[in-house]
Context: one part of a larger RNA
RNA sequence: GGAUGAACGCUGGCGGCGUGCCUAACACAUGCAAGUCGAACGAGACUGAUUAGAAUGAGAUUUCGGUUGAUUUCUAUGAAAGUCGAGUGGCGGACGGGUGAGUAACACGUGGGUAACCUGCCUUACAGAGGGGGAUAACAGUUUGAAAAGACUGCUAAUACCGCAUAAGCACACAGUACCGCAUGGUACGGGGUGAAAAGAUUUAUCGCUGUAAGAUGGACCCGCGUCUGAUUAGCUAGUUGGCAGGGUAGCGGCCUACCAAGGCGACGAUCAGUAGCCGACCUGAGAGGGUGAUCGGCCACAUUGGGACUGAGACACGGCCCAAACUCCUACGGGAGGCAGCAGUGGGGGAUAUUGCACAAUGGAGGAAACUCUGAUGCAGCGACGCCGCGUGAGUGAAGAAGUAUUUCGGUAUGUAAAGCUCUAUCAGCAGGGAAGAUAAUGACAGUACCUGACUAAGAAGCCCCGGCUAACUACGUGCCAGCAGCCGCGGUAAUACGUAGGGGGCAAGCGUUAUCC
Numbered sequence: 001g002g003a004u005g006a007a008c009g010c011u012g013g014c015g016g017c018g019u020g021c022c023u024a025a026c027a028c029a030u031g032c033a034a035g036u037c038g039a040a041c042g043a044g045a046c047u048g049a050u051u052a053g054a055a056u057g058a059g060a061u062u063u064c065g066g067u068u069g070a071u072u073u074c075u076a077u078g079a080a081a082g083u084c085g086a087g088u089g090g091c092g093g094a095c096g097g098g099u100g101a102g103u104a105a106c107a108c109g110u111g112g113g114u115a116a117c118c119u120g121c122c123u124u125a126c127a128g129a130g131g132g133g134g135a136u137a138a139c140a141g142u143u144u145g146a147a148a149a150g151a152c153u154g155c156u157a158a159u160a161c162c163g164c165a166u167a168a169g170c171a172c173a174c175a176g177u178a179c180c181g182c183a184u185g186g187u188a189c190g191g192g193g194u195g196a197a198a199a200g201a202u203u204u205a206u207c208g209c210u211g212u213a214a215g216a217u218g219g220a221c222c223c224g225c226g227u228c229u230g231a232u233u234a235g236c237u238a239g240u241u242g243g244c245a246g247g248g249u250a251g252c253g254g255c256c257u258a259c260c261a262a263g264g265c266g267a268c269g270a271u272c273a274g275u276a277g278c279c280g281a282c283c284u285g286a287g288a289g290g291g292u293g294a295u296c297g298g299c300c301a302c303a304u305u306g307g308g309a310c311u312g313a314g315a316c317a318c319g320g321c322c323c324a325a326a327c328u329c330c331u332a333c334g335g336g337a338g339g340c341a342g343c344a345g346u347g348g349g350g351g352a353u354a355u356u357g358c359a360c361a362a363u364g365g366a367g368g369a370a371a372c373u374c375u376g377a378u379g380c381a382g383c384g385a386c387g388c389c390g391c392g393u394g395a396g397u398g399a400a401g402a403a404g405u406a407u408u409u410c411g412g413u414a415u416g417u418a419a420a421g422c423u424c425u426a427u428c429a430g431c432a433g434g435g436a437a438g439a440u441a442a443u444g445a446c447a448g449u450a451c452c453u454g455a456c457u458a459a460g461a462a463g464c465c466c467c468g469g470c471u472a473a474c475u476a477c478g479u480g481c482c483a484g485c486a487g488c489c490g491c492g493g494u495a496a497u498a499c500g501u502a503g504g505g506g507g508c509a510a511g512c513g514u515u516a517u518c519c
Stems, first nucleotide, its partner, number of pairs: 001519004006515005013391006019384002021349001026347003030344003035091003040088002044084004051076005059068003098302003108226007117219002122215007130164001132162002139154006170195003174191001176189005200207002228274003235265003240262004245257003277299004281292004304325005327338004355381001357380003363377001364375004394424004404415004428460001431454004438446001463508005468489003474503005484491002
């Protein structure tokens, strides 16, 4: 000198774009953050044409006994259609969002490999969907419990569940042929055997369902190289290293088990200890390097702590389940409920870090045929000079060099064209009017925002640090090794350009200084 997710002191006009718990992965009140589909399904509630019954009884008629009867109310029925929420079922809750505790590791980066693998939704191609069955929630009844939550009996549907049929193709174990390679092997053809499918909905347009193959996308595993400090850590290792057999997995493999052998790693630093998420990047530097890993993007890991599996194409699953532990809450003391490292917000810690805001209008995501619903992702707004950038706080003229102030050798000198005065201008702010794009025919949170126009007044808008040398900028007074300053050298003991105040000056400027850290 440059830089910062900064903090502190003094000061503070406006706008744009960014950015904001670096500390306690500490504990969390409250609200919201993942739902959706009635075009999979049954039952129910509500609206309700119609029909029936009962009551009412305007009016008409009357032989005054009655007869007929508009209207209104109630009960039952309940077509077509619509709405609603619970349940079965499907898809999605494995994405998106957060954090960096752990991890020195195939975690990450880079380059390869899989002849050792999987892949819902999507695209393409081919082949299909025949015929049956038994349940179960909801619901009703009984019942246990304070609650959370159950238990029993009965009824019912499906794109829920289960057999049977069919099998182009597929899988499995056997014979066979050809070709090829990269060691185990791979590909194609082909014979008989064994095994496994399916679901319907509808507004008739379609959307779904099953099998196989290919693609795309996403993942999984393996390998080469790279990846901090310590030797005041020198030896480490029994599933350890290899083999064989079996199990397990989508798949290879001590991944696991039994048996056999005795190996494997290490001064080219094993093991142990400490520290740490990694990278694209960012800061600095002429570069080589050095430092960092906030925001944004990629990967990984985690979700109170530890362990486990279930479901599923995908999890060993932040707002799923089970167990254990700590903590908090409810309780009728028998037992239950919870998990902000999602967005706001609270307490605490700290030098220090924001609103319990608006909207799904846009972009994207989930579900749906769609309308649409949901979306603290996201888009915006609020707060903070936290950073960067831009603008303003006026311009011209003006010597009686005014007054005041400081100083003085008392003559003057400085402040100083500075002010006043005169002539102008209107950026920003304020006032009034108009008023977008972002949106596609419609739909705008932002927002009457950006922007434009008009009138209006120099008005509403300057501070901070420094002035001994380094280092740009000097005098007076006060103080008297005191009070104090200080980055280094140093200054102060009676004329201090170094302390304090004033005048003047220098630098930067809505900032200026200090502190911390890096180059």